Context: one part of a larger RNA
Molecule: small-subunit ribosomal RNA, 3' major domain
Organism: metagenome
RNA sequence: UGACGGGGGCCCGCACAAGCGGUGGAGUAUGUGGUUUAAUUCGACGCAACGCGAAGAACCUUACCUGGGCUAGAAAACGCAGGAACCCGGUUGAAAAGUCGGGGUGCUCUUCGGAGAACCUGUGGUUAGGUGCUGCAUGGCUGUCGUCAGCUCGUGUCGUGAGAUGUUGGGUUAAGUCCCGCAACGAGCGCAACCCCUAUCGUUAGUUGCCAGCGGUUCGGCCGGGCACUCUAACGAGACUGCCGAUAUUCAAAUCGGAGGAAGGUGGGGAUGACGUCAAGUCAUCAUGGCCCUUACGUCCGGGGCUACACACGUACUACAAUGGCUGGUACAAACUGUCGCGAACCCGCGAGGGGGAGCCAAUCUGAAAAAACCAGCCUCAGUACAGAUAAGAGUCUGCAACUCGACUCUUUGAAGUCGGAAUCGCUAGUAAUCGCUGAUCAGCAGGCAGCGGUGAAUACGUUCCCGGGCCUUGUACA
Numbered sequence: 001u002g003a004c005g006g007g008g009g010c011c012c013g014c015a016c017a018a019g020c021g022g023u024g025g026a027g028u029a030u031g032u033g034g035u036u037u038a039a040u041u042c043g044a045c046g047c048a049a050c051g052c053g054a055a056g057a058a059c060c061u062u063a064c065c066u067g068g069g070c071u072a073g074a075a076a077a078c079g080c081a082g083g084a085a086c087c088c089g090g091u092u093g094a095a096a097a098g099u100c101g102g103g104g105u106g107c108u109c110u111u112c113g114g115a116g117a118a119c120c121u122g123u124g125g126u127u128a129g130g131u132g133c134u135g136c137a138u139g140g141c142u143g144u145c146g147u148c149a150g151c152u153c154g155u156g157u158c159g160u161g162a163g164a165u166g167u168u169g170g171g172u173u174a175a176g177u178c179c180c181g182c183a184a185c186g187a188g189c190g191c192a193a194c195c196c197c198u199a200u201c202g203u204u205a206g207u208u209g210c211c212a213g214c215g216g217u218u219c220g221g222c223c224g225g226g227c228a229c230u231c232u233a234a235c236g237a238g239a240c241u242g243c244c245g246a247u248a249u250u251c252a253a254a255u256c257g258g259a260g261g262a263a264g265g266u267g268g269g270g271a272u273g274a275c276g277u278c279a280a281g282u283c284a285u286c287a288u289g290g291c292c293c294u295u296a297c298g299u300c301c302g303g304g305g306c307u308a309c310a311c312a313c314g315u316a317c318u319a320c321a322a323u324g325g326c327u328g329g330u331a332c333a334a335a336c337u338g339u340c341g342c343g344a345a346c347c348c349g350c351g352a353g354g355g356g357g358a359g360c361c362a363a364u365c366u367g368a369a370a371a372a373a374c375c376a377g378c379c380u381c382a383g384u385a386c387a388g389a390u391a392a393g394a395g396u397c398u399g400c401a402a403c404u405c406g407a408c409u410c411u412u413u414g415a416a417g418u419c420g421g422a423a424u425c426g427c428u429a430g431u432a433a434u435c436g437c438u439g440a441u442c443a444g445c446a447g448g449c450a451g452c453g454g455u456g457a458a459u460a461c462g463u464u465c466c467c468g469g470g471c472c473u474u475g476u477a478c479a
Base pairs, nucleotide, nucleotide: 001479002478003476004475005474007473008472009471010470011469012468013467015463016462019427020426021425022424023423026318027317028316029315030314031313032312033311034309035308042053043052064304065303066302067301068300069299070298073127077126078124079123080122081121082120083119086103087102088101089100090099091098092097107116108115109114129293130292132291133290134289138287139286140282141281142280143278145276150189151188152187153186154185155184156165157164158163169180170179171178195270196269197268198267200237201236202235203234204233205232206231209227210226211225214224215223216222240264243258244257245256246255247254320420324379325378326377327376328375329374336367338365341360342359346355347354348353386417391412392411393410394409395408396407397406433455434454435453436452437451438450439449
């Protein structure tokens, strides 16, 4: 100087407390461990691994296993030889691939012999290739402490020195934020602000959007018309403790209350992550040193596996019902997608879906039905008109192909489950809870993920305690 303390002081955080809803019990989905297996590819392991890499394993992917093949190789550069490229058919085979036959001659130059470019085949060797090992050889990227308020430097001063001071102290703040003081005076990286979205208003603009008033109307902003309003999207305004009062006293920083205001003290949210820590993670995104393989640890193909199943754990979904279930009716979103696409009306089918093809490269057309809510009726506390697992049969769709191993539909079947032990998680406001919608990936497959809106709470006395963190101080046989 640090680190540590079941030392002290001050302070903060959904850290506790106060509340609301869960997890832990059930069934299922998914990940992991374990076991099994020819293989169940690999990585990730307290927080910070376990719906993680994977924004989507039937083939492919695919790295694993088994079997069948190849060895200049699936792809790339070079030399030599041959052939244009390319197309079609037979045959062996599970395919990869092998074999046989047919068609076919382009472009540039030309002395018409041929030469050249591109492409294909064979051959040769310098070489390719490796998701093989090492993340404890590395770059890059990322997680975490933590959006915590810290981490440092120059000069000066003090100290023999390591170092100290500044950065400590008194206040204050979300903040090393600001003020005052001070052997310090300044400065840098962080904080804040500058950026984006959102809340109010104005200006510009008026189609594909809108419709107040006027006219028409098939009653649909449909048409004429209009751009007032909504909206869209560009530019501006607006909030600064600016004003008032109180508190503070150092006539300070600031705090509390009020006015005005759409918004008030960082308005709400996002992006943004200092010096560093964990030899944290990743050699399987990529790059790369070293080591290793080179008729195989490379490469092609068929099939299988990654989907196994006495069990254990994590994360979710659905429930256990009446604040509910069922039937019918009727409203109100936002954000987003679409040409190898989205696909309307209409017709067929109980339905998944099929036919159909209008319109739309989309403020125009489409996906599109929002759901909870509301209205009316039935059910009356039961393992039920709750719950839907499992199973049988029949189908639809995608796709060469749904057996292993897809999603969905219909009929029947109708399991556990009556609110969950010890323990444990999230959340402070348009939040929790609850309800649906969209997108990426994607032929198909979403209970996951990323977004969007609808309805919309309760509680916070307080900081004794648990956990984590910051500053000062103290002890130490630790570095």